[in-house]
RNA sequence: UACCGAUAAAGGCAAACCCGCUGAAAGGCGGGGUCGCAAAACCACCGGUCUAAGGGCAAACAGCCUACGACAGCGGGGCUACCGAA
Numbered sequence: 001u002a003c004c005g006a007u008a009a010a011g012g013c014a015a016a017c018c019c020g021c022u023g024a025a026a027g028g029c030g031g032g033g034u035c036g037c038a039a040a041a042c043c044a045c046c047g048g049u050c051u052a053a054g055g056g057c058a059a060a061c062a063g064c065c066u067a068c069g070a071c072a073g074c075g076g077g078g079c080u081a082c083c084g085a086a
Base pairs, nucleotide, nucleotide: 004084005083012037013036017032018031019030020029021028022027035073042078043077045076046075047074048071049070050069054066055065056064057063
């Protein structure tokens, strides 16, 4: 340096759920919480998933399609980083 990852040490993050704020929604943010996580830090590039305000179809209440909105704790990829037993 590149892998790798321990019943090591020091620390870190926080699913579900509850409360508040925000958003059309999906979701996000803050507090509590702790299922888990060695990148559960960061980036929507590829695949996937969620939502459908606006737009389109239809125009009969309805319904269907659509991302320029989201998810990095779905997989791949990119990029940076703490510790150091085998």